This is a predicted complex of two RNAs, RNase P RNA and transfer RNA, with 435 nucleotides together.
[in-house]
């Protein structure tokens, strides 16, 4: 200098004018004045988890259903995060994947001889018969998984021996399986040793098995006040071994019709509502995620829904250029009960650590 | 804001993980003096991206678009 990997931060600044919403003080009750605060890293998607609230207590059961899945830890919890283990990819920094296919069932199209109780199409090698130009060829009937061919996948690999040709048929090494009062580790697992010629193709984001977890709904939850009206009509289901009360079912408990459509009324206010697993700094424990302690901070609460517009100047980028300047633009995106994550979108700028290559000293 | 559902030819709908079909439409030809009807043929699609699998419209994840429902009283 080039090409990369991992992590993190910011994401327009300053000043002025006008305007909008909340809160406080004050004047006044139409509202005005002053002070102060007023979007994000994702506020987004709503994909997970928790708080909170209601369902009488959501109480018991379950061979329903759903989710997760190597091991250990963190946490309120998680499908998240951290550390490790195994496999795969990359020269490397580093990245991706993760229960069980020897419990059972299903599926594996086309091609191919054969697709799961393996399999003789070509080939290779013997036998019998016939022909023969003595090289071989044809027919019949056998052996053979080394070679060819099909396929995503063909039932361990390489080599030597062996054989008519072959074959774990035998042997060596590698792989695999099983076993162990073995060694290390909390464990996943790794190592070591012994035994076995090898049995066990793939698929569980197919059914399934095993282990663990899960009651359902959602702030339009829920509570309070006010206002108003016709506790009405039709259809369907059921009519007590029923129906509903929340959402599989059963038990238990409670209530006694339920559902849909038509019609009527009100369409106002308060609360829930933001001090919470909160933020910042330091320190301690821990490899880390994270947790403990101390000090400090006040940081949105709208409800047809505020958070904006303009000017000046600086910053960055783009275009034109007569190199003096001129013009334009400012990523993704907009809180709605609140938190922890994941995922997705994001112009541009900056920082830290690391890897590989080239050159110079 | 919360909950649920659906994306396949131009339109309305199908399709066990194994070459995506049907009807109507459009276009071309035949038929007719011309048109319509009829007959024959053709064109055209799995919303997008990634994963699992030998193989994905189908299974899983992410994303985009669209649709529906949800106040209170009785």
């Nucleotide at each position: 200098g080039g090409a990369g990997c991992g992590a993190u931060u910011c994401g327009g600044g300053u000043g002025g004018u006008c305007g909008c919403g909340g809160u406080g003080u004050u004047a006044u009750u139409u509202u005005g004045a002053c002070a102060u605060c007023g979007a994000g890293g994702a506020a987004a998607g709503u994909c997970c988890g928790g708080g909170c609230u209601g369902c009488a207590a959501c109480g018991g059961g379950u061979a329903a259903g759903g989710a997760u899945g190597c091991c250990g830890g963190a946490u309120a919890a998680c499908g998240u995060c951290c550390g490790g283990c195994g496999g795969g990819g990359g020269c490397g920094a580093c990245c991706c994947c993760g229960g069980g296919a020897a419990a059972g069932u299903g599926c594996c199209a086309c091609a191919g001889a054969g697709a799961g109780u393996a399999g003789a199409c070509c080939g290779c090698c013997g036998g019998u018969u016939g022909u023969u130009u003595c090289g071989a060829c044809a027919a019949c009937g056998g052996g053979u998984a080394a070679g060819g061919g099909u396929g995503a996948a063909a039932g361990g690999g390489u080599g030597c021996g062996g054989u008519a040709a072959g074959a774990g048929c035998g042997c060596a090494c590698c792989g695999c399986u099983u076993c162990g009062u073995c060694u290390g580790g909390u464990a996943a697992c790794a190592g070591c040793g012994a035994a076995g010629g090898c049995a066990u193709g793939g698929u569980a984001a197919a059914c399934c098995c095993c282990a663990u977890c899960c009651g359902c709904a959602g702030c339009a939850a829920g509570g309070c006040c006010a206002a108003a009206u016709a506790g009405g009509g039709a259809a369907g289901c059921a009519u007590c071994a029923g129906a509903c009360g929340u959402g599989g079912c059963c038990c238990g408990c409670g209530u006694u019709g339920c559902u849909u459509c038509c019609g009527g009324g009100u369409a106002g206010g308060c609360u829930g509502c933001u001090a919470g697993a909160g933020c910042c700094u330091g320190u301690c424990a821990g490899c880390a995620a994270u947790g403990g302690c101390a000090g400090g901070c006040a940081c949105a609460g709208a409800u047809g829904a505020a958070u904006g517009a303009c000017c000046a100047u600086c910053a960055u980028c783009c275009g034109c250029u007569a190199u003096g300047g001129c013009g334009g633009a400012u990523a993704c995106a907009g809180a709605a009960c609140c938190c922890g994550g994941c995922u997705u979108a994001u112009a541009g700028a900056a920082u830290c650590g690391c890897u590989c290559c080239g050159c110079c000293u | 804001g919360c909950g649920g559902g659906u994306g396949u030819a131009g339109u309305u709908c199908a399709a066990u993980g194994g070459u995506a079909g049907a009807a109507c439409u459009u276009c071309a030809g035949c038929u007719u003096c011309c048109c319509a009807a009829g007959c024959u043929g053709a064109c055209u699609a799995c919303g997008a991206g990634g994963g699992u699998u030998c193989g994905a419209u189908u299974c899983c994840c992410u994303u985009c678009a669209c649709c529906c429902g949800c106040u209170c009283c009785a």
Notes
Rfam match: Bacterial RNase P class A. Rfam's curators write: Ribonuclease P (RNase P) is a ubiquitous endoribonuclease, found in archaea, bacteria and eukarya as well as chloroplasts and mitochondria. It is annotated as a ribozyme.